The prediction has a mean pLDDT of 84.
A computed fold for a 72-nucleotide RNA from Candidatus Nealsonbacteria bacterium RIFCSPHIGHO2_01_FULL_38_55, annotated as transfer RNA.
The same sequence occurs in records of 5 taxa.
Its Rfam family is "tRNA". Rfam classes the family as a transfer RNA. Rfam links the family to the GO term triplet codon-amino acid adaptor activity.

RNA sequence: GCGCGCAUAGCUCAGCGGCAGAGCAUUGCAUUCACAUUGCAGGGGUCGUAGGUUCGAAUCCUACUGCGCGCA
Numbered sequence: 001g002c003g004c005g006c007a008u009a010g011c012u013c014a015g016c017g018g019c020a021g022a023g024c025a026u027u028g029c030a031u032u033c034a035c036a037u038u039g040c041a042g043g044g045g046u047c048g049u050a051g052g053u054u055c056g057a058a059u060c061c062u063a064c065u066g067c068g069c070g071c072a
Base pairs, nucleotide, nucleotide: 001071002070003069004068005067006066007065010024011023012022013021018055026042027041028040029039030038048064049063050062051061052060
């Protein structure tokens, strides 16, 4: 230099055009003498950045940034 993949909640990830979700973590309540476990409820997200397409974009297109892999 060229090609490919990844970037979504504190962490690991799902979601592939129409409401942003799960597990773990965290907060509150119940349970216990207490802790753990278990159950119920809640909080937490400019979906890497900037443009474009579309009635509508996390999702499609382009550029860029970061990380990883391959080729030279």